[in-house]
């Protein structure tokens, strides 16, 4: 160049530069989130805690592990959680002029916040505006540039 992600742009006023830029407070625009009526929705749940960003969750099944419980003939056995690995649905990203569908191919499915607490939600309020990345790279159709 490009990419994942809301994470992008201006402006004042201080600073550094020879300049072209660049840093810091603040303020707005735009993108992105979270709270909060009425109606509706949920009729029973509230330690088996709940909730929230986020594609990032569900379910199955397992030798061996760890942890807790019962049993006990003291060697083990059973059952429930979890790891750890396997499948399966389901969800995201890439594929190179942009976009929409699709089909190949290759890749994710982490992390972290709130603190007893929230469904939807006009007004109205409040908070983000970060951090990572890698490589020469297919196709079809419409629209576009």
């Nucleotide at each position: 160049c490009g990419c994942c992600g809301a994470g992008u742009c201006g402006c004042u006023c201080c600073c550094c530069c020879a300049a072209c830029g660049g840093g810091g407070c603040g303020c707005g625009a735009g993108c992105g989130g979270g709270g909060g009526a009425a109606c509706c929705a949920c009729u029973u749940a509230c330690u088996u805690g709940g909730g929230g960003c986020u594609a990032a969750u569900c379910g199955c099944g397992c030798c061996c592990c760890g942890a807790u419980c019962g049993c006990c003939g003291a060697g083990g056995c059973g059952a429930u959680c979890g790891a750890c690995c396997g499948c399966g649905a389901c969800g995201c990203g890439c594929u190179g002029c942009u976009c929409u569908u699709u089909c190949u191919g290759c890749g994710c499915g982490a992390g972290c916040c709130c603190g007893a607490c929230a469904g939807c939600u006009a007004a109205c309020c409040c908070c983000g505006u970060a951090g990572g990345c890698c490589g020469a790279c297919g196709a079809a159709a419409g629209a576009g540039a």